[in-house]
RNA sequence: GAUGAACGCUGGCGGCGUGCCUAACACAUGCAAGUCGAACGAAGCUUUUGGUGGAAGUACUUCGGUACGGAAGCUAAAAGACUGAGUGGCGGACGGGUGAGUAACGCGUGGGUAACCUACCUCGUACAGGGGGACAACAGAUGGAAACGUCUGCUAAUACCGCAUAAGCGCACAGUAUCGCAUGAUACAGUGUGAAAAGCCGAGACGGUACGAGAUGGACCCGCGUCUGAUUAGCUAGUUGGUAAGGUAGAGGCUUACCAAGGCGACGAUCAGUAGCCGACUUGAGAGAGUGACCGGCCACAUUGGGACUGAGACACGGCCCAAACUCCUACGGGAGGCAGCAGUGGGGGAUAUUGCACAAUGGGGGAAACCCUGAUGCAGCGACGCCGCGUGAAGGAAGAAGUAUUUCGGUAUGUAAACUUCUAUCAGCAGGGAAGAAAAUGACGGUACCUGACUAAGAAGCCCCGGCUAACUAUGUGCCAGCAGCCGCGGUAAUACAUAGGGGGCAAGCGUUAUCCGGAAUGACUGGGUGUAAAGGGAGCGUAGGCGGAAUGGCAAGUCUGAUGUGAAAACCCGGGGCUCAACCCCGGGCCUGCAUUGGAAACUGCUGUUCUAGAGAGCAGGAGAGGUAAGCGGAAUUCCUGGUGUAGCGGUGAAAUGCGUAGAUAUCAGGAGGAACACCGGUGGCGAAGGCGGCUUACUGGACUGUUACUGACGCUGAGGCUCGAAAGCGUGGGGAGCAAACAGGAUUAGAUACCCUGGUAGUCCACGCCGUAAACGAUGAAUACUAGGUGUCGGGUAGCGAAGCUAUUCGGUGCCGCAGCAAACGCAAUAAGUAUUCCACCUGGGGAGUACGUUCGCAAGAAUGAAACUCAAAGGAAUUGACGGGGACCCGCACAAGCGGUGGAGCAUGUGGUUUAAUUCGAAGCAACGCGAAGAACCUUACCAAAUCUUGACAUACCAAUGACCGGUCGGUAAUGCGGCCUUUCCUUCGGGACAUUGGAUACAGGUGGUGCAUGGUUGUCGUCAGCUCGUGUCGUGAGAUGUUGGGUUAAGUCCCGCAACGAGCGCAACCCCUAUUGUAUGUAACCAGCAGUUAGAUGGGGACUCAUACGAGACAGCCGGAGAUAAUCCGGAGGAAGGCGGGGAUGACGUCAAAUCAUCAUGCCCCUUAUGAUUUGGGCUACACACGUGCUACAAUGACGCAAACAAAGGGCGAGCGACCCUGUGAAGGUGAGCAAAUCUCAAAAAAGGCGUCUCAGUCGCGGAUUGUAGUCUGCAACUCGACUACAUGAAGCCGGAAUCGCUAGUAAUCGUGAAUCAGAAUGUCACGGUGAAUACGUUCCCGGGUCUUGUACACACCGCCCGUCACACCAUGG
Repeated sequence: GAUGAACGCUGGCGGCGUGCCUAACACAUGCAAGUCGAACGAAGCUUUUGGUGGAAGUACUUCGGUACGGAAGCUAAAAGACUGAGUGGCGGACGGGUGAGUAACGCGUGGGUAACCUACCUCGUACAGGGGGACAACAGAUGGAAACGUCUGCUAAUACCGCAUAAGCGCACAGUAUCGCAUGAUACAGUGUGAAAAGCCGAGACGGUACGAGAUGGACCCGCGUCUGAUUAGCUAGUUGGUAAGGUAGAGGCUUACCAAGGCGACGAUCAGUAGCCGACUUGAGAGAGUGACCGGCCACAUUGGGACUGAGACACGGCCCAAACUCCUACGGGAGGCAGCAGUGGGGGAUAUUGCACAAUGGGGGAAACCCUGAUGCAGCGACGCCGCGUGAAGGAAGAAGUAUUUCGGUAUGUAAACUUCUAUCAGCAGGGAAGAAAAUGACGGUACCUGACUAAGAAGCCCCGGCUAACUAUGUGCCAGCAGCCGCGGUAAUACAUAGGGGGCAAGCGUUAUCCGGAAUGACUGGGUGUAAAGGGAGCGUAGGCGGAAUGGCAAGUCUGAUGUGAAAACCCGGGGCUCAACCCCGGGCCUGCAUUGGAAACUGCUGUUCUAGAGAGCAGGAGAGGUAAGCGGAAUUCCUGGUGUAGCGGUGAAAUGCGUAGAUAUCAGGAGGAACACCGGUGGCGAAGGCGGCUUACUGGACUGUUACUGACGCUGAGGCUCGAAAGCGUGGGGAGCAAACAGGAUUAGAUACCCUGGUAGUCCACGCCGUAAACGAUGAAUACUAGGUGUCGGGUAGCGAAGCUAUUCGGUGCCGCAGCAAACGCAAUAAGUAUUCCACCUGGGGAGUACGUUCGCAAGAAUGAAACUCAAAGGAAUUGACGGGGACCCGCACAAGCGGUGGAGCAUGUGGUUUAAUUCGAAGCAACGCGAAGAACCUUACCAAAUCUUGACAUACCAAUGACCGGUCGGUAAUGCGGCCUUUCCUUCGGGACAUUGGAUACAGGUGGUGCAUGGUUGUCGUCAGCUCGUGUCGUGAGAUGUUGGGUUAAGUCCCGCAACGAGCGCAACCCCUAUUGUAUGUAACCAGCAGUUAGAUGGGGACUCAUACGAGACAGCCGGAGAUAAUCCGGAGGAAGGCGGGGAUGACGUCAAAUCAUCAUGCCCCUUAUGAUUUGGGCUACACACGUGCUACAAUGACGCAAACAAAGGGCGAGCGACCCUGUGAAGGUGAGCAAAUCUCAAAAAAGGCGUCUCAGUCGCGGAUUGUAGUCUGCAACUCGACUACAUGAAGCCGGAAUCGCUAGUAAUCGUGAAUCAGAAUGUCACGGUGAAUACGUUCCCGGGUCUUGUACACACCGCCCGUCACACCAUGG
């Protein structure tokens, strides 16, 4: 884009179209094919006339009757329009329906019939004489329930049958002429022979018969075209052909008899599946692909199957017969029926209409005609099913109304939209008029189309969508739920994706969805694809059919090109006109129908054919190379075995071992022998072969390639479906052989296991002969052949030329490698040995899995091979390259990373934190490194967030409002466990006198409050890799791109530090430096610090000094600066000198881009959610301090390098304003207490430094003296308060512990270790933390290994990035199948 559509929501009008795609399922009812009386007989009806008949009635009457009258009925004849049945004619073979069957001369297209027919129609020629006998109807009889008959008798015809006549008609026989592609055809003349006819009306028609011609319609034959399957490869007996006969309108095995053995098929027979075919329709740029509704042509069918009859025509939809199924009637004997005609019903289905009107028109049948019939047809009805047209109003209208939605609360959007004013009337509604279609009459449609008038904005808008593709965004709800979804995907508490709303976008009487087809899809590639690695080259060769094929020159004209003619139906399509108001629709003209056929021509190319050539191919001759093949023979080294000698205890094997062998003598070694298999060195990206493959030497036979040369052949060539042959290893069969090796197997190890890797043995097999198998990553993952297209450099086998010749140089042919240009390629890469440029032929591919599986077939002894699907399932699978990450990959480098050392932890007791457990509560957080002496620089109350109980509700705290009070604060009393609660005392400021400020109490409402949740919504802060040396950018260049380069490389450094090189050149954040402390020193200053000299003292106390120490401030100094060597004359490194310090002097602060959804909502801030007489607030008490246990971090120890006692030295850095540090002195054994000098500090004080050193005691023991836990008693201090639950003191008690398993931590120099000191927090409470100094080591060969990190490189199926990805079994559930 399209549809004969369906479904959902919605629905105003009209026109034109269109409507069972399914059950060719079954059908009630009505209609759809009749007509002709001018073919015929009889009957009925009406009228007239004649005959017969004689009624009613009238007149007269002698009442007895007479006369008139003429009805009904009966009968005969005639006429008339009509009715239904029958005989007869024509038509029921058309029209209408359906698509079951059919893969076919069925259809399409073009031809043929010298092999045919044709009623009605047209034209022409000729004719119709004279007879005959029946049968319906009808009448009578009779059977049957019915349908339907039977018998007897009568009768007409345009019904039927002879006879006559008849040709230019048919048939038979032979002949002449002309023509044809053959059989033959046409014409002419001759003989023989055969066959016709119908009338009717009534005066001019309609008919009848024969023959000929035409027209129309049909029949048959032929060329070409016409779906899929080879997992259908062979089919065929009337089959193929001939002769004869039959049959037909007609050719023909169409049928029959006989004879022959043919016919079809890889150019796909046969078989199976599916299907009506075409014009056309849909789509597409086209080529194509799909379809075959409506309309038109052809075919086939009419419940299913078969058959013929009639007829011009049928093997017949509304005819017949038979069989079958089904339905109906029945008196059970027997009968009837066929909607795939129009309506309609049931059924099926997602789904498809009225039991309508009319023959007015068009057309058909019959008839002379009038006319009759016509569910053909014309119309109407139903359905938005499709296409087309129209409308649902137009103009003005800002207070930008209200409402709604949203909001940053200002506004914004809906929105000129509405309201309101003015106007209009298309459609619909009402009224009036009113066609064409119709030739004289006749109109179903239809009072329809159309026209006019009045009237009212009234009666007339929905559907889908709004994450991207794709035009259109917000709010709320929901919270991986509900749901959406065409693909990607959305939804787990801020959803433009779900649902709703507002707004917006699109289309519009429709809009979406579903289904199907084409397109996009170059995704089956003719136009127009591919096959090294994405799917895809056959394992290789030979070769059949086929395809393709060198040069020159003639001929032919099949292909090819061109002209003409015929045909290619109409409709459709395109163009131009025209008609409905336009359009859809309809009409007219032209084009188109790309095709087929006939015919005239051209001859370049292809083809066929003749002649010729040598460049392809082959052949002759001469050479040399080679693991080419087959067979036979020979050889040495080695392994193993056997025999003998020597010799003795092990050998062998491994990561280490064991199994195994060996004192019955192994291994080792020497000599001899046996046997089998394989051929070291040479040996080489060397050679040969089609591939597989081929390696000792010799001989025989033999294939191929190469070089040179020739006066040979003359296109003999290339490829190659099927086919044939070869084809590693393993495997199979038969027979040999068997040294070594070695599946299976056994044992030993390893391991959680180890049906493995390792070891010791060991059988098939490996070897030979013959025969199978027929596959491999049979690989260059690259089919064969030919030609062309820059170079360079090796190597193998030949040739030529030159030269100064053991050789060199140049060149050429054939092989085999590497590098590389153009070109190609997705890239990698290929690149004269193409994956380049071209040609020819073959093979193969079309998403992944299922699956190279199943079934079938062929082959095979088997194993199995070849061929080779589908259901189902996924949204990917895959290639190449990039950046990372990772590796029990590689290279280099670094780090207390290892190693070398020192000291610890892990064992004990205690301290402290955590887990667990417990509890009313044991508040919360932190969780490998990077949680665990962490938040906490300090839980008795408070803190405190937890628990129990009690209490408050605008609140303990903030802002705003109103009222009252003058306070609040403070003091005091009662009461309570305490808060809450109640009472008493005291008591403001300013003022313009209105009030105001401030505070308390009370009240109401906004609100307060939350250590409630979410660190995975966040800010901020922090940890970590890591003080590791990295992380990036601009411009340029390279690459299709991701990206690369720079940043890699060679050196060097602590360092991406620096140097050199380089398609890079620069730059930024990091490194370093700048900052602080410290080590040396100068200058200045000199108190509260210092004291050399002077005076002086108990004392730097004082005078004094400014030298020294020290303090403060400003400087100097170190830079690889100097020398030598190494290095590249560099960077830099090594050594040395000088120097207080030397190669960053030592230490600190300083933390790049980023990683870990790392930590923290409980420091703080904060979105959202939650609580609001409580999850908020207050109070008391308790808890955070529990304790079978486990872990981390520490302290003290286990002792003599020690403990204790006595005497007695040397620091640094800090703290101290009020509740501070606190001296001296006094008291106490002591903690402390009393007192309170001094100090707001270089002045006073804490404050004693301790270890060390000296002198003593202890003498190796769980110790009268190590160790100090625990416990008892008595105290001290802080504090409202030490019970839960503080620290300290004294006395007494005196536990474990004798150096610590596996494992593990810190440290490289003023470091470890060890010794004390101080501070923060703090009322009190350190073994913790942070600082300070004293004493003061050992070791580092080195980078193999462990851990972490950096750079380069490599592999990758990882990218949540190895804590990745991923395979199989088992277990469980369900389904199917087998046992």

A computed fold for a 1379-nucleotide RNA from an uncultured bacterium, annotated as small-subunit ribosomal RNA. RNAcentral holds the sequence, with entries from ENA, Greengenes and SILVA. The prediction has a mean pLDDT of 84.